[in-house]
RNA sequence: GCCCCUGUAGUUAAAUGGAUAUAACGAGAGACUCCUAAGCUCUAGUUACAGGUCCGAUUCCUGUCGGGGGCA
Numbered sequence: 001g002c003c004c005c006u007g008u009a010g011u012u013a014a015a016u017g018g019a020u021a022u023a024a025c026g027a028g029a030g031a032c033u034c035c036u037a038a039g040c041u042c043u044a045g046u047u048a049c050a051g052g053u054c055c056g057a058u059u060c061c062u063g064u065c066g067g068g069g070g071c072a
Base pairs, nucleotide, nucleotide: 001071002070003069004068005067006066007065010025011024012023013022018055027043028042029041030040048064049063050062051061052060
């Protein structure tokens, strides 16, 4: 330098064009308990960035950035 894959919550993943983006673990609160843990209830938190297509984009297209791999 060229090519391929990839980027979603603090972490690991789902959602392949349609609704208020979902779950687990983790975090906070409540209740219970003499106290703690476990279990129970509730809450907050996420689509890398910018543009385009579309009635509608996490999804499709383009560019930038980050990560991984291959060739030279």
Molecule: transfer RNA
Organism: Parcubacteria group bacterium CG10_big_fil_rev_8_21_14_0_10_36_14